[in-house]
C1' cells in the first nucleotide's frame, strides 16, 4: 500500500424556555435523520451529561477539533404609527347641535281682483241665566211603630145615686207621633273638569267661513350657498403610552452548507 477481523467514536443539531446547573419530554428553527419504554405544578442525571433495553454502522463522504458563511432566536437602543390612558383649547381649525341674518332656486294664491284696510255676521274664549242629565239630602206616597204617660170607641169589672142616670178607664178594636224600613214614583234645595243647534252680555281680530265696500298687483310658504352668534371635548392639539406593529443600530447563541486539519489495534501477503 493492500486484505481480513475488532475497538473508540457515531446513528441528529441549534434556539428559547424551565432548573441551582445539564440533558430529555413539551414549543419554535433546519431539514430528513435506527427501534422500544419513561416524562410538566415532569423525567433522568452532577460536571460535560438523558436514563433502560435491542440493533446497525465503524478509522472515515460518515468520528473529532478549528475557522468561514449564516435559517432561525435571545438581549438592549432609538425613531414612526396604532390601540389605550391623562389634559386643555372653541377669540388657530375640523365637524355636531341650535338661533339669527342675506338669499340662488323651487312651489301655491292673485287683474275671474290677491296682499292689505273698514263693516257685519258666524265660530273661538270668558261670565250670567235657563233646560236636562247625574249624584247627594229633605218632604209626601208605602209598610211597621205606644203596657201606662197619645186619641177615638171603651165588653167586663170600679166609682156617685133611692132611681133615672151619670163619671173615670183597663184589655181589645181603629188611628196616629217621634222612630225604623223599603222605594225611588213624585216635589224641594245643593254640588260641579257633565251635556245643550236655549237666552243674554263681554273679550279679541290669533284661527276659520259667509257677506258689502274701499283700493289696484303683489303677496305668502320651504329654502342651497354664504356670514354672525350661544354651545358641545368626536377629530385635530399637548402629554403619557410598561402594550401591538413596522424600520434600524449594537451584542449574544447558532442550524444546514463550505474550507483547513487531527484520529486507533491485532493479523496475513
Nucleotide at each position: 500500500c493492500c486484505g481480513u477481523g475488532c475497538u473508540a467514536g457515531g446513528c441528529g443539531g441549534g434556539g428559547a424556555g424551565g432548573u441551582a446547573g445539564c440533558g430529555g419530554u413539551g414549543c419554535c428553527c433546519u431539514g430528513c435523520a435506527c427501534c422500544c419504554g419513561c416524562a410538566a405544578u415532569c423525567c433522568g442525571c452532577u460536571c460535560u451529561a438523558g436514563c433502560g433495553g435491542g440493533g446497525c454502522u465503524g478509522a472515515a463522504u460518515c468520528c473529532c477539533c478549528u475557522c468561514c458563511c449564516g435559517a432561525g432566536g435571545g438581549g438592549u437602543g432609538a425613531g414612526g404609527u396604532c390601540a389605550c390612558g391623562g389634559g386643555g383649547u372653541c377669540g388657530a381649525g375640523c365637524g355636531g347641535u341650535g338661533c339669527c341674518g342675506c338669499g340662488a332656486g323651487c312651489g301655491g294664491c292673485g287683474u275671474c281682483g290677491a296682499u292689505g284696510g273698514c263693516c257685519c255676521g258666524g265660530g273661538u274664549c270668558c261670565c250670567g241665566c235657563g233646560c236636562g242629565a247625574u249624584g247627594u239630602c229633605g218632604g209626601c206616597c208605602c209598610g211597621u211603630g205606644a203596657a201606662c204617660c197619645a186619641g177615638g170607641u171603651c165588653a167586663g169589672g170600679u166609682c156617685c145615686g133611692g132611681a133615672a142616670g151619670g163619671a173615670a178607664g183597663c184589655a181589645g178594636c181603629c188611628u196616629u207621633a217621634a222612630g225604623c224600613g223599603a222605594u225611588c214614583g213624585u216635589c224641594g234645595g245643593c254640588a260641579g273638569g257633565c251635556g245643550c243647534a236655549g237666552c243674554g252680555g263681554g273679550a279679541g281680530c290669533u284661527c276659520c267661513c259667509g257677506g258689502a265696500c274701499c283700493g289696484g298687483a303683489g303677496u305668502c310658504g320651504c329654502g342651497a350657498c354664504c356670514g354672525g352668534c350661544a354651545u358641545c371635548a368626536g377629530c385635530g392639539c399637548c402629554u403619557g403610552g410598561a402594550g401591538g406593529c413596522c424600520u434600524u443600530g449594537c451584542u449574544u447563541c447558532g442550524a444546514c452548507g463550505g474550507a483547513g486539519g487531527g484520529u486507533g489495534c491485532a493479523c496475513g501477503g
Bacterial large signal recognition particle RNA from a Solirubrobacteraceae bacterium, 269 nucleotides, folded computationally. The RNAcentral record of the sequence draws on ENA.